[in-house]
Context: one part of a larger RNA
Molecule: large-subunit ribosomal RNA, domain IV
Organism: Pteridomonas danica
RNA sequence: CUCUCUCUAAGGAACUCGGCAAAUUAACUCUUUACCUUCGGAAGAAAGAGUGCCUAAUAGGCUACAAUAACAAGAUUCAAACGACUGUUUAACAAAAACACAGGUUUCUGCUAAGUUGUAAAACGAUGUAUAGAAGCUGACACCUGCCCAGUGCCAGACGGUUAACGAAAUUUAUUUAAACUUUAUAACUAAAGCCCUGGUGAACGGCGGCCGUAACUAUAACGGUCCUAAGGUAGCGAAAUUCCUUGUCGGGUAAGUUCCGACCCGCACGAAAGGUGUAACGAUUUGAAUGCUGUCUAUGAGAGAGACUCG
Numbered sequence: 001c002u003c004u005c006u007c008u009a010a011g012g013a014a015c016u017c018g019g020c021a022a023a024u025u026a027a028c029u030c031u032u033u034a035c036c037u038u039c040g041g042a043a044g045a046a047a048g049a050g051u052g053c054c055u056a057a058u059a060g061g062c063u064a065c066a067a068u069a070a071c072a073a074g075a076u077u078c079a080a081a082c083g084a085c086u087g088u089u090u091a092a093c094a095a096a097a098a099c100a101c102a103g104g105u106u107u108c109u110g111c112u113a114a115g116u117u118g119u120a121a122a123a124c125g126a127u128g129u130a131u132a133g134a135a136g137c138u139g140a141c142a143c144c145u146g147c148c149c150a151g152u153g154c155c156a157g158a159c160g161g162u163u164a165a166c167g168a169a170a171u172u173u174a175u176u177u178a179a180a181c182u183u184u185a186u187a188a189c190u191a192a193a194g195c196c197c198u199g200g201u202g203a204a205c206g207g208c209g210g211c212c213g214u215a216a217c218u219a220u221a222a223c224g225g226u227c228c229u230a231a232g233g234u235a236g237c238g239a240a241a242u243u244c245c246u247u248g249u250c251g252g253g254u255a256a257g258u259u260c261c262g263a264c265c266c267g268c269a270c271g272a273a274a275g276g277u278g279u280a281a282c283g284a285u286u287u288g289a290a291u292g293c294u295g296u297c298u299a300u301g302a303g304a305g306a307g308a309c310u311c312g
Base pairs, nucleotide, nucleotide: 001307002306003305004304005303006302007301010298011297014296019293027051028050029049030048031047036041038140052062053061054060055059063067075291076290077289078288079287080286081285082283083282087099088098103138104137105136106135107134108133109132115124116123117122141278142277143276144275146208147207148206151205152204153201154200155199156198157197160196161195162194167189170186171185174182209227210226211225212224213223236270237267248264249263250262251261252260
């Protein structure tokens, strides 16, 4: 010097991307316990006291620095994001906000079911029968889920247009003296689904504008005009896991804050089941703050064991 440990006056996160790591806390009994809440929780909240031995035991006494005397055994709080939750996952770099989930909703399926596998036989579905089975999306719960059916898809309809083969009056070629039969070519007409057409359908794929002017300071524009569209983004939220400009502006917290929290709204480029907004509980999730605590640090030092090294 390396590894694993123990201690380190004063300070106590000044370290660092970040309290990473370490330290703190810890058992049992008792007191006491906030916001919020789906009334179950939150909660072991937080905060505080006690713990040995003796006695005549509601009390008193005895010893030690120290009585859960060793070991073992939650750090806590505040705020925000995401996901409701327990669960699952990249065996061997990712455990999560991803997947799943109960719940919601749509579509298909009447049983020889739909759907799936197979060339088929057949099998699963299911020894089930719409309170069932299959497929898609969403994802507890609460409040909700706006407008557009022009395009694409799906469903339904049907007068008409278009449309294949088969059939087919008729015409035609060959053969025959001629006819018939046969044969070649054409063909009016007949003729399904589909497409065109008519309507419906968004918890189907999807979409949800521009310019100009206007109020008695200024500014702004409830209002008006105009163009386009299938319809022009409703409620709610909003510099957000989404905001480029941007460290936006204001407020809070700090002596000082590109992060954080609360607002504002000029949303480059939120938005309603690719769900919107909230939300108690939960989380080895992410972010910010605080108390306690500490060798993370100021800034090191000392020690133990094992290596390394020297000698043997």